[in-house]
RNA sequence: GCGGGUAUGGUGCAACGGCAACACGCUUCCUUCCCAAGGAAGAAAUACGGGUUCGACUCCCGUUACCCGCA
Repeated sequence: GCGGGUAUGGUGCAACGGCAACACGCUUCCUUCCCAAGGAAGAAAUACGGGUUCGACUCCCGUUACCCGCA
C1' cells in the first nucleotide's frame, strides 16, 4: 500500500428496514438484628460524518480504532 472483518449501556451480547432485548454490574425500596441470598422498581447504549428511505443499529459512501490475510 491492497483486500476482508468488527465497532450497540460499566461489562458480555441480541436485534438485519418499523419500540434497541437479555444477563451481570449500578441506584432506590422491601425482606433481615446486620451481611449475604431473595423480591420490586429505576437510570444507563447503536464509533464518527454524510447519503438513500415515509422510516436506518440494519442499506450505500467516507473517516477513525482494532483484528486477520496479501504484498